Predicted 3D model of a 484-nucleotide part of an RNA (small-subunit ribosomal RNA, 3' major domain) from a Phycisphaerae bacterium. Its mean pLDDT, the model's own confidence on a scale to 100, is 82.

[in-house]
Context: one part of a larger RNA
């Protein structure tokens, strides 16, 4: 100086409190122990592993994980030497699951000498050889990159001052912020690095522009539709601005920083969200993204192919969907979004089929056309509290799409079947407003999908806290030590 204390003060956060919904029972889905297995490749392990790498395991993916089967200068790079029509690629035949092996055949470059033809030279290629090659070990050898504490307010420098020295002040005290923010004070003055701001979206609004958006007056048409002329108002679109700063007013403070009301405002005290992540800790974590020392391998730990595994199944846990009904379930009828996505694509009207789908092919590189139905609401009808019209697991049978192929192990329809489940012990989780609860849509990855996952959109839309005694975590200050 730290570090730790069931020491002691301040502070401050869904940490507690007030609330609201969950998990823990039940199936189901995923991921993980275990446990089997010829194999169940591999990694991750309180928070910070466990719907995590994996934004897609039927083959490929894939990892010598497992049998089996075959290659050895190798699936790939450079280079030497030789040979090079004795021959690649290509085709045939045969063995074979395929990979590969074996035997045949075509056919073909430049020069130069030329009569057939020879010689030189490179490309491919054979052969020896150097070397390739390893998702082989070590993340405690590292780079890079990420988690975490934590968006916590700290972290530290430079002169100067004090100290015999490590060291200290500053960075401390008072007040006061989300903030070591600011302001007074003050042996300290000043500075970085963070905090804030600069930067995206959103919320108001003004000006420019008006097409594929839009339609208010005008005029045409239609059963009807911006549908046509036409128009820039209005929405919207995208570019530039402006608008918010405790700026204005009262009070409270120390005449300050600054806090409280208020007005005015589309918006008020960081308006709301994102991106941004200080020195630094955890020898965190990753040698399976890459990169990289060392070690190991080198007819195998490398390469290449079939099949099969990574889907196994008395159990354990984590993450989640779906329910247990009536604020409901099923039928009819009828509205209202955002934001994406689209050529080996999206695919309308039509027609078939109970339907998943399929036949057709308008339009659409897309503010023009499709995916597109938004749903929950809301309206009117059955149901009347049952294991039911609740829930929908299993399972049987027809089927449809994607794909070389759905047995291992795909989704999806329809018909049957109709399991557990009547609100969950102990315990624990997430949330403070357009949040939580619920409602659907979209989209990466993708041939198809085991999505109930991830990340996005909008729709309806709540309770509660004005407090800090308790638990946990963090910040400051102080104390105490047998610690370093």
């Nucleotide at each position: 100086u730290g570090a730790c204390g069931g020491g002691u003060c301040c502070u401050c956060a869904c940490a507690c409190a007030a609330g609201c919904g969950g998990u823990g029972g039940a199936g189901c889905a995923u991921g993980u122990g275990g446990c089997u297995c010829a194999a169940u490749u591999c990694g991750a392990g309180g928070c910070a592993a466990c719907g995590c790498g994996a934004a897609g395991a039927a083959c490929c993916u894939u990892a010598u994980c497992c049998u089996g089967g075959g290659c050895u200068u190798g699936a790939c790079a450079u280079g030497u030497a030789u040979g090079g029509a004795u021959u690649a690629a290509c085709c045939u035949a045969c063995c074979g699951a395929a990979a590969g092996g074996u035997a045949g055949g075509c056919c073909a470059c430049a020069c130069c000498c030329u009569u057939u033809g020879g010689g030189u030279g490179g490309a491919a290629c054979a052969u020896a050889c150097a070397c390739a090659g390893g998702u082989g070990c070590u993340g405690c050898a590292u780079g890079g990159c990420u988690g975490u504490c934590g968006u916590c307010a700290g972290c530290u420098c430079g002169u100067g001052c004090u100290g015999u020295g490590a060291a200290g002040u500053g960075u401390c005290g008072c007040g006061u912020u989300a903030a070591g923010u600011c302001g007074c004070u003050u042996a300290a003055c000043g500075a970085g690095c963070g905090a804030a701001a600069c930067c995206c979206c959103u919320a108001c609004c003004a000006c420019u522009a008006g097409u594929u958006g839009c339609c208010a007056g005008c005029g045409g048409g239609u059963u009807a539709u911006g549908c046509c002329g036409g128009g820039g108002a209005c929405u919207c679109u995208a570019g530039u601005g402006g608008g918010a700063c405790u700026g204005c007013c009262g009070g409270u403070g120390u005449u300050a920083a600054a806090c409280c009301g208020g007005a005015g405002g589309a918006a008020g005290g960081u308006g709301g969200g994102g991106a941004u992540g200080a020195c630094g800790u955890c020898a965190a974590g990753u040698c399976c993204u890459c990169a990289u020392g060392g070690c190991c391998u080198u007819u195998a730990u490398g390469c290449c192919c079939a099949g099969g595994g990574c889907u196994g199944c008395a159990c354990a846990c984590g993450u989640g969907c779906u329910a247990c009904a009536a604020u409901g379930g099923c039928g009819c009828g009828c509205a209202c979004a955002g934001a994406g996505c689209g050529a080996a694509g999206c695919g309308a009207u039509a027609c078939c089929g109970c339907a998943a789908g399929g036949u057709g092919g308008a339009g659409c590189a897309a503010a023009u056309c499709g995916c597109a139905a938004a749903a929950a609401a809301c309206g009117c009808g059955c149901c009347u509290c049952a294991g039911u019209u609740c829930g929908g697991a299993u399972u049987g049978g027809a089927g449809u799409c994607u794909g070389c192929a759905a047995c291992u192990c795909g989704a999806c329809u329809c018909c049957a079947u109709g399991a557990a489940g009547u609100u969950g012990g102990a315990a624990u989780c997430g949330c403070u407003a357009g949040u939580a609860a619920u409602c659907g849509c979209g989209u990466a990855u993708c041939a198809g999908c085991u999505a109930c996952g991830g990340c996005g959109c909008g729709g309806u839309g709540a309770a509660u806290a004005u407090g800090u005694u308790c638990c946990u975590g963090a910040g400051g200050a102080u104390u105490g030590u047998a610690c370093a």